[in-house]
This record gives sequence, structure tokens and C1' cells, in this order.
RNA sequence: ACGUCAUAAAGCCAAACCUAUUGUGAAGUAGGGACGGAAAACCACGGAUCUUAAGAGAUAGCCGGGUUGCAAAA
Repeated sequence: ACGUCAUAAAGCCAAACCUAUUGUGAAGUAGGGACGGAAAACCACGGAUCUUAAGAGAUAGCCGGGUUGCAAAA
């Protein structure tokens, strides 16, 4: 350094719900709030689910994959 993975410390994110707001909608954004998370950071590439009359979108905290990141015993 890399991989795996205990423990500890520093910290980090934020489910449901509520308020405001954007969107046809799924849902997103901001504030409050914590169910949880060692990648609950990013990417819509594959699948899955959801929305739409369709086209096309949404969900990365659904699964897989890719990239990156803090600390560190054996």
C1' cells in the first nucleotide's frame, strides 16, 4: 500500500412522519425529526419495483456491478 474484518476514537448520513415548495405522477428540494446505516458517498450500466395514454421518467436507504473515501487490532 492492498484485501478482509474485530475494537476504539473522530466524526458523517438520515427512514417513517410533519411543514413549505416543485412535478401530470412516481418522486425531488429545504427545515424539523431518527428507523437505521462501515460506504445509507457518487454513477441509472444490468435486473427489480413504481409512475405515465404513450414517449419517457422515478427509486442508488431494492439487488448486482463500477468509481471513490475515514480510523484501525489480529